A computed fold for a 267-nucleotide RNA from a Chloroflexota bacterium, annotated as Bacterial large signal recognition particle RNA. The source organism's lineage runs through Bacteria, Bacillati and Chloroflexota. Its Rfam family is "Bacterial large signal recognition particle RNA". Gene Ontology terms of the family: SRP-dependent cotranslational protein targeting to membrane, signal sequence recognition and signal recognition particle, plasma membrane targeting.

RNA sequence: CCGUGCUAGGCGGGGAGCUAGCGGUGCCCUGAACUCGCAAUCCGCUGUAGCGGGGCGGAAUUCCCUCCCUAGGUCGCCCGUUGUCCGGACCGUCGCCGGCCAGGCAGUGUUGAUAGCUCGGUCCUGCGCGGCGGAGACCCGCGAACCCCGCCAGGUCCGGAAGGAAGCAACGGUAAACGGUGCACUCCGGGUGCCGCAGGGGCGCCGAGCUGGAGCCGGCCAGCCGGAGAGGCGCGGGGAACGAGCCGAUCGACGGCGGGUGCACGG
Numbered sequence: 001c002c003g004u005g006c007u008a009g010g011c012g013g014g015g016a017g018c019u020a021g022c023g024g025u026g027c028c029c030u031g032a033a034c035u036c037g038c039a040a041u042c043c044g045c046u047g048u049a050g051c052g053g054g055g056c057g058g059a060a061u062u063c064c065c066u067c068c069c070u071a072g073g074u075c076g077c078c079c080g081u082u083g084u085c086c087g088g089a090c091c092g093u094c095g096c097c098g099g100c101c102a103g104g105c106a107g108u109g110u111u112g113a114u115a116g117c118u119c120g121g122u123c124c125u126g127c128g129c130g131g132c133g134g135a136g137a138c139c140c141g142c143g144a145a146c147c148c149c150g151c152c153a154g155g156u157c158c159g160g161a162a163g164g165a166a167g168c169a170a171c172g173g174u175a176a177a178c179g180g181u182g183c184a185c186u187c188c189g190g191g192u193g194c195c196g197c198a199g200g201g202g203c204g205c206c207g208a209g210c211u212g213g214a215g216c217c218g219g220c221c222a223g224c225c226g227g228a229g230a231g232g233c234g235c236g237g238g239g240a241a242c243g244a245g246c247c248g249a250u251c252g253a254c255g256g257c258g259g260g261u262g263c264a265c266g267g
Stems, first nucleotide, its partner, number of pairs: 001267006010056002012030004020046005034054005063260003067256002072251005079243004084238004091234003094229001096227005103221003107216002115211008123200006129193002132189005138182001139180003148173003156165003
């Protein structure tokens, strides 16, 4: 170096998840690769590896290791969308309040605005007048079983008689009280008066007159400033789901470079 027979290892791997941990079933990636049984309210193990049975191939294209490459996964960061919770800082938005301005509309004004002057009213005081209300006086009515008056039938009393006395009822009248009418009277009062007279005050408002000749006003909208608020939207913050992106971390299939790994017999 060649041939024959065998053995170790091999006949897929990886990611997330699960798990105290590992591997597997299930999901995903890779890409093509013996088979049967088991497995998610799991299955098998306990330290290098699914467990149990059968089979193939076998020391290298095939087994083992380092490195490279990157499919893919996971995590983080950043961004966006949607919905959710909180806030009231900000600038908006929204509605409210106050102020400014006089741009637009409306109103008003040459049948005369703004402004100025004069007078009067509105305001106050005093005195009247009226009205209303109350009380009083006046007037009318009613009004006392007896304790008011007059006249007193009957009856009673005194008297021998003539005569006399007190006196109830009825009748007539009257006092207080009560009621009524009227306002000519008196007094008092007020949430009293398109009332009168006199005086005062004021320039706010109203009215009239005069001067003069074109604006006045601020109802609505617009604009500006300020305030207090609301939280629908914008905005700020938290967390969720989804999506896209790049970056970072980590694992990494397939593939590639390099290296490593036996035993026996014969030639």
Its mean pLDDT, the model's own confidence on a scale to 100, is 76. The model forms 94% of the base pairs in the Rfam consensus.